[in-house]
RNA sequence: CUAGUUAAAGGCAAACUUGUCUAAAGGCAAGGACGCAAAGCUACGGGUCUAAGGGUCUUCAACUUCGGACUUAUGAUCGCCGAGCUACCUAUU
Numbered sequence: 001c002u003a004g005u006u007a008a009a010g011g012c013a014a015a016c017u018u019g020u021c022u023a024a025a026g027g028c029a030a031g032g033a034c035g036c037a038a039a040g041c042u043a044c045g046g047g048u049c050u051a052a053g054g055g056u057c058u059u060c061a062a063c064u065u066c067g068g069a070c071u072u073a074u075g076a077u078c079g080c081c082g083a084g085c086u087a088c089c090u091a092u093u
Stems, first nucleotide, its partner, number of pairs: 003090002011036002016031006034079001040085003044082003047077003053072006
């Protein structure tokens, strides 16, 4: 440098539960282990989720409020994929 399955040491922690923050998605903490060789870090590209706020439409003779429908990321996700950066271990190759 490459590789890592069934080795060793060490690490992370899905669902779910409780508490807490948020409009929500979701985050954080504790418990808990489905899994993970980058499940470490960065929302940079694509995807996905959400829609407080904004926009369009809708009921009306007309205007506005409320409600409803659609849409929108500046919100979220790195445990969806790609990219960038960094790193522990060595049974085997």
c-di-GMP-I-GGC riboswitch aptamer from Salipaludibacillus daqingensis, 93 nucleotides, folded computationally. The sequence was found by an Rfam model in a public genome assembly.